Model confidence (mean pLDDT): 81 of 100. This is a predicted structure of a 74-nucleotide RNA (transfer RNA) from Adenocystis sp. Rfam family: tRNA. About the family: Transfer RNA (tRNA) molecules are approximately 80 nucleotides in length. By type it is a transfer RNA. Taxonomically the source falls in Adenocystis (Eukaryota, Stramenopiles, Ochrophyta, Adenocystaceae). It is recorded under the gene name trnM-CAT.

[in-house]
RNA sequence: AGGUCUGUGGCUUAGCGGUUCAAAGCAUGGCUCUCAUGAAGCCGGGAUCACAGGUUCAAAUCCUGUCAGACCUA
Numbered sequence: 001a002g003g004u005c006u007g008u009g010g011c012u013u014a015g016c017g018g019u020u021c022a023a024a025g026c027a028u029g030g031c032u033c034u035c036a037u038g039a040a041g042c043c044g045g046g047a048u049c050a051c052a053g054g055u056u057c058a059a060a061u062c063c064u065g066u067c068a069g070a071c072c073u074a
Base pairs, nucleotide, nucleotide: 001073002072003071004070005069006068007067010026011025012024013023018057028044029043030042031041032040050066051065052064053063054062
């Protein structure tokens, strides 16, 4: 320098154009239970989807560029 893949709550992932909401597990806050802790159960907060444009009635999802990471080639 060229190419491929990845980027979604604190962490690990799902979601691959449609409707009402971006979902789950772990973590975390509150409550119940317990002498207490843990476990268990119930309730909650937290991501406008790496960034910027574009296409579309509608974009996390499609297109372009940039950034970051992993790998391959030279």